A computed fold for a 77-nucleotide RNA from a Kiritimatiellia bacterium, annotated as transfer RNA. It matches the Rfam family "tRNA". The family's RNA type in Rfam is transfer RNA. The source organism's lineage runs through Bacteria, Pseudomonadati, Kiritimatiellota and Kiritimatiellia.

[in-house]
RNA sequence: CGGGGCGUGGCCCAGCCUGGUAGGGCACUUGCUUGGGGUGCAAGUAGUCACGGGUUCAAAUCCCGUCGCCCCGACCA
Numbered sequence: 001c002g003g004g005g006c007g008u009g010g011c012c013c014a015g016c017c018u019g020g021u022a023g024g025g026c027a028c029u030u031g032c033u034u035g036g037g038g039u040g041c042a043a044g045u046a047g048u049c050a051c052g053g054g055u056u057c058a059a060a061u062c063c064c065g066u067c068g069c070c071c072c073g074a075c076c077a
Base pairs, nucleotide, nucleotide: 001073002072003071004070005069006068007067010026011025012024013023020057028044029043030042031041032040050066051065052064053063054062
C1' cells in the first nucleotide's frame, strides 16, 4: 500500500442478504419461596445498533466516507 471479516444493553450473540415496533442467554433490581443462603418461579430496569453523511414515507439493515480490532497478500530489511 491492496483485499477481506467484524463493531448491536454490563458480558456473549441473533437480527442485515429480502428496509417496516431492536430481540435471546447470562448478569443486575424487586417480590414469592427458605430459619438464612442457594435453587426455582414471577415481574422489572438498561440500547444515539462504532462515528459522520446520503437515499427513502421509513435505515441496525442499502450507498459513500472515517475510526478501531482481526486475518491474508504485496513492499522493505